[in-house]
This is a predicted structure of a 114-nucleotide RNA (FMN riboswitch aptamer (RFN element)).

RNA sequence: UUAAUUCUUCGGGGUUAUGUGCAAGUCAUGACCGGCGGUACAGUCCGCAAGCCUACAGGCCGAACCGGUGAAAUUCCGGUACCGACGGUAUAGUCCGGAUGAGAGAAGAAUGCU
Numbered sequence: 001u002u003a004a005u006u007c008u009u010c011g012g013g014g015u016u017a018u019g020u021g022c023a024a025g026u027c028a029u030g031a032c033c034g035g036c037g038g039u040a041c042a043g044u045c046c047g048c049a050a051g052c053c054u055a056c057a058g059g060c061c062g063a064a065c066c067g068g069u070g071a072a073a074u075u076c077c078g079g080u081a082c083c084g085a086c087g088g089u090a091u092a093g094u095c096c097g098g099a100u101g102a103g104a105g106a107a108g109a110a111u112g113c114u
Stems, first nucleotide, its partner, number of pairs: 004111007017029003032093001033084002035048004043082002051060003064080005086097003
């Protein structure tokens, strides 16, 4: 300086309040939350993971605009919006469960190539 291999650790947040009701963290109003890589700093761009379906080949998979600054931002600042798997239960992004799981990936160690 750096191919590759092996191993270790880490690796998702959030219902305070009021109302209705026999019953709601599930409904209504309001509040709250935002995985990983890329890129001017991103839940809403591009890609991935997760999740769902499967004939196990594979497939599906949410949501943003306007103005400002700037060389550069759908990422920053200002404003106004929007989105969120499956099973359970009074209808769930936030509760319980599969899950002491899986995982994009992050950090480190050892071996080792040039």
The model forms 97% of the base pairs in the Rfam consensus. It matches the Rfam family "FMN riboswitch aptamer (RFN element)". Rfam describes the family as follows. The RFN element is a highly conserved domain that is found frequently in the 5'-untranslated regions of prokaryotic mRNAs that encode for flavin mononucleotide (FMN) biosynthesis and transport proteins. Its family is annotated with FMN binding in the Gene Ontology.